[in-house]
Context: one part of a larger RNA
RNA sequence: GGAUGAACGCUGGCGGCGUGGGUAAGGCAUGCAAGUCAAGGGGCUCGCAAGAGCACCGGCAGACGAGGUAGUAAUAAGUAGGUACGAACCUAGAAGUCAGGAAUAGCUCCGCGAAAGCGGAGGUAAUACUUGAUAGUCCCUUCGGGGUAAAGAUUUAUCGCUUCUAGAUCGGCCUGCUCGGUAUCAGCUAGUUGGUGAGGUAAUAGCUCACCAAGGCAAUGACGCCUAGGGGACCUGAGAGGGUGACCCCCACCGAUGGAACUGAGAUACGGUCCAUACACCUACGGGUGGCCGCAGUCGAGAAUCUUCCGCAAUGGGCGAAAGCCUGACGGAGCGACGCCGCGUGAUUGAUGAAGUCCUUCGGGACGUAAAGAUCUUUUAUCGGGGAGAAAGUUUAUUGAUAGUACCCGAUGAAUAAGAGGUUGCUAAACUCGUGCCAGCAGCAGCGGUAAUACGAGUGCCUCAAGCGUUAUCC
Numbered sequence: 001g002g003a004u005g006a007a008c009g010c011u012g013g014c015g016g017c018g019u020g021g022g023u024a025a026g027g028c029a030u031g032c033a034a035g036u037c038a039a040g041g042g043g044c045u046c047g048c049a050a051g052a053g054c055a056c057c058g059g060c061a062g063a064c065g066a067g068g069u070a071g072u073a074a075u076a077a078g079u080a081g082g083u084a085c086g087a088a089c090c091u092a093g094a095a096g097u098c099a100g101g102a103a104u105a106g107c108u109c110c111g112c113g114a115a116a117g118c119g120g121a122g123g124u125a126a127u128a129c130u131u132g133a134u135a136g137u138c139c140c141u142u143c144g145g146g147g148u149a150a151a152g153a154u155u156u157a158u159c160g161c162u163u164c165u166a167g168a169u170c171g172g173c174c175u176g177c178u179c180g181g182u183a184u185c186a187g188c189u190a191g192u193u194g195g196u197g198a199g200g201u202a203a204u205a206g207c208u209c210a211c212c213a214a215g216g217c218a219a220u221g222a223c224g225c226c227u228a229g230g231g232g233a234c235c236u237g238a239g240a241g242g243g244u245g246a247c248c249c250c251c252a253c254c255g256a257u258g259g260a261a262c263u264g265a266g267a268u269a270c271g272g273u274c275c276a277u278a279c280a281c282c283u284a285c286g287g288g289u290g291g292c293c294g295c296a297g298u299c300g301a302g303a304a305u306c307u308u309c310c311g312c313a314a315u316g317g318g319c320g321a322a323a324g325c326c327u328g329a330c331g332g333a334g335c336g337a338c339g340c341c342g343c344g345u346g347a348u349u350g351a352u353g354a355a356g357u358c359c360u361u362c363g364g365g366a367c368g369u370a371a372a373g374a375u376c377u378u379u380u381a382u383c384g385g386g387g388a389g390a391a392a393g394u395u396u397a398u399u400g401a402u403a404g405u406a407c408c409c410g411a412u413g414a415a416u417a418a419g420a421g422g423u424u425g426c427u428a429a430a431c432u433c434g435u436g437c438c439a440g441c442a443g444c445a446g447c448g449g450u451a452a453u454a455c456g457a458g459u460g461c462c463u464c465a466a467g468c469g470u471u472a473u474c475c
Base pairs, nucleotide, nucleotide: 001475002474003473004472006471007470008469009468010467013343014342015341016340017339018338019336020335026299027298028297030296031295032294035060036059037058040057041056043054044053045052046051067254068253069252077178078177079176080175081174082173083172085171086170087169090167091166092165093164094163095162096161097160098132099131100130101129107122108121109120110119111118112117138147139146140145152159153158180226181225182224187217188216189215192214193213194212195211196210197209198208199207229251230250231249232248233244234243235242236241256277257276258275259274260273279290280289281288282287307333309332310331311330315329316327317326318325319324346376347375348374349373356367357366358365359364381412382411383410384409385408386407390402419464420463421462422461423460424445425444426443430459431458432457433456434455440447441446
């Protein structure tokens, strides 16, 4: 000198674009953040009807999106490869969609419980469950053969369902290389290393098991301990390098703590289930309920970090045939000089160089064209009028949160707007008074003990400027 997610002190006019819990992955009141489908099904309520509403069974989606960085020094990441594998939705092609059955919620009746909720009996439907048939470009095969599927809706046109092949995209697994500190950690390892066989998985594999062998890793640092999410990138620097990993994007991991599986194409699942633990809440003391590391907000700790806002109009996501519904993703507004950028706080003229203040060698000098005065301008401000683009889509009709905002026009009137630090040298800028090694200053050298340009004040001056300084950290 540059930089910062900064904080602190003094000061503070406006706008645009960014950015804002870095500490306690501490605890959380309240509201919202994941639903949707009535064109799968039988019902219930209202209604004359048309129709509307509602829970339940069922389907798809809740594995995305959003958040955090606790753990992880390698089952991570980056990069370059590999294949023994999988795939809901989507695209293309081929073929099929036959015949049956038994239940169960809702509902009715009865009962238990403070509640959360639960039990018994009866009876009912389906694109829910299930049996059989059929069978090929599908699977297995000793090539003889054996095996596996489906679901309808509605009213004439589609939407579906099943199987196979290919694609798109996404994922699983494997390998090489790269990626902290410490030797005051030197030896580590028994499913350990390999083989055979079996099991298991979508799939390879000690992934698991039985048997057999005795291997495997390590000074090119194994093993242990400490620290840490990784990368694209960001800061600095001429570069090499050094430092960092906020915001944004990609990947990984986590969801009070520890463990487990179920469902599913996909989870070992933040707003699903079960168990345990701690904590908190309700209770009729028998028993229950909860998980903000979602968006706001609150307490706490801290030098320190925002609104319990508006809207689904746009973009995107889920569901739906569609209308549409949901969406704290997102689009916006609010707060904070936290940062960067831009604008303004007036312009021209004006010498009795006014008054005042400071200094003085008492002659005068400085503030200083500065002010006053005169003539203008109106960025900005305030008021009034007009007023967007963003809208594409959708069959029409119509649809804007932002917002009466940006912007345009007019009116008023210099009107609404300057500070901070420094002034011995480094280092741009000095005089007077007070103080008297005191009070104090200070980045370093140092200054202050009676004329202090270094302390305090006044006046002047210097530098930056809606900021200016200080502190912390990096180059």
This is a predicted structure of a 475-nucleotide part of an RNA (small-subunit ribosomal RNA, 5' domain) from a Patescibacteria group bacterium. Its mean pLDDT, the model's own confidence on a scale to 100, is 84. NCBI's taxonomy places the organism under Bacteria, Bacteria candidate phyla.